[in-house]
RNA sequence: GCUGGUGUAGCUCAGUUGGCAGAGCAGCUCAUUCGUAAUGAGCAGGUCGCGCGUUCGAGCCGCGUCACCAGCU
Numbered sequence: 001g002c003u004g005g006u007g008u009a010g011c012u013c014a015g016u017u018g019g020c021a022g023a024g025c026a027g028c029u030c031a032u033u034c035g036u037a038a039u040g041a042g043c044a045g046g047u048c049g050c051g052c053g054u055u056c057g058a059g060c061c062g063c064g065u066c067a068c069c070a071g072c073u
Base pairs, nucleotide, nucleotide: 001072002071003070004069005068006067007066010025011024012023013022019056027043028042029041030040031039049065050064051063052062053061
């Protein structure tokens, strides 16, 4: 230099036909307990790496770009 893959909540990851952004763990509150743990209920938490475009509408499609991983030269 070229090719491919990955990037979504603090962490690990879904989101597979373009149509309300989700789960588990972690955090906070409440219940339960003499108390803790466990358990149950609830709450909060997001620039979907970044920018531009296509579209009525983009996490999803196109282009560019950044970071990481793998391969090739």
Predicted 3D model of a 73-nucleotide RNA (transfer RNA) from a Lachnospiraceae bacterium. The RNAcentral record of the sequence draws on ENA. Model confidence (mean pLDDT): 81 of 100. The source organism's lineage runs through Bacteria, Bacillati, Bacillota, Lachnospirales and Lachnospiraceae. Rfam family: tRNA. Rfam's curators write: Transfer RNA (tRNA) molecules are approximately 80 nucleotides in length. Its family is annotated with triplet codon-amino acid adaptor activity in the Gene Ontology. It is annotated as a transfer RNA.